[in-house]
Molecule: transfer RNA
Organism: Lactobacillus gallinarum DSM 10532 = JCM 2011
RNA sequence: GCGGAAUUGGUGAAGGGGUUAACACACUGGUUUGUGGAUCCAGCAUGCGUGGGUUCGAAUCCCACAUUCCGCCCCA
Numbered sequence: 001g002c003g004g005a006a007u008u009g010g011u012g013a014a015g016g017g018g019u020u021a022a023c024a025c026a027c028u029g030g031u032u033u034g035u036g037g038a039u040c041c042a043g044c045a046u047g048c049g050u051g052g053g054u055u056c057g058a059a060u061c062c063c064a065c066a067u068u069c070c071g072c073c074c075c076a
Stems, first nucleotide, its partner, number of pairs: 001072007010025003018056001027043004049065005
């Protein structure tokens, strides 16, 4: 340099155009307990790497860029 894949919360991760982004862990508040743990209840993404585009509607499709990983090529 060329090609491919990935990027979603604190972590793992589902969701592949339709109003509200599942689930688990962690965390926070409450319940309970003499205290802690465990249990139970509730909360927790303000938007999906960044910027554009398409569309009535985009995390989802398209383009560019960034980062990571894999493969190929060239030089030393």